Model confidence (mean pLDDT): 82 of 100. Predicted 3D model of a 73-nucleotide RNA (transfer RNA) from a Candidatus Doudnabacteria bacterium.
RNA sequence: GGGCAAUUAGCUCAGCGGUUAGAGCGCUGCAUUCACAUUGCAGAAGUCGGUGGUUCGAAUCCACCAUUGCCCA
Numbered sequence: 001g002g003g004c005a006a007u008u009a010g011c012u013c014a015g016c017g018g019u020u021a022g023a024g025c026g027c028u029g030c031a032u033u034c035a036c037a038u039u040g041c042a043g044a045a046g047u048c049g050g051u052g053g054u055u056c057g058a059a060u061c062c063a064c065c066a067u068u069g070c071c072c073a
Base pairs, nucleotide, nucleotide: 001072002071003070004069005068006067007066010025011024012023013022018056027043028042029041030040031039049065050064051063052062053061
């Protein structure tokens, strides 16, 4: 330098163009316990990497940029 893939909650990941973006783990509170753990219930936590475009409507499609990984040279 060229090609491919990925980017969504603190972490690991889901998510047909259409009502409110979800799960597990983690975190917080309550209950349970002498206490801890476990368990149960409730809750908080997201500018969906960025900028544009397409569309009535974009996390989802397209372009570019950024970051990470792999392959080729």
Description
Taxonomically the source falls in Candidatus Doudnaibacteriota (Bacteria, Bacteria candidate phyla). The sequence was found in a public genome assembly. Rfam family: tRNA.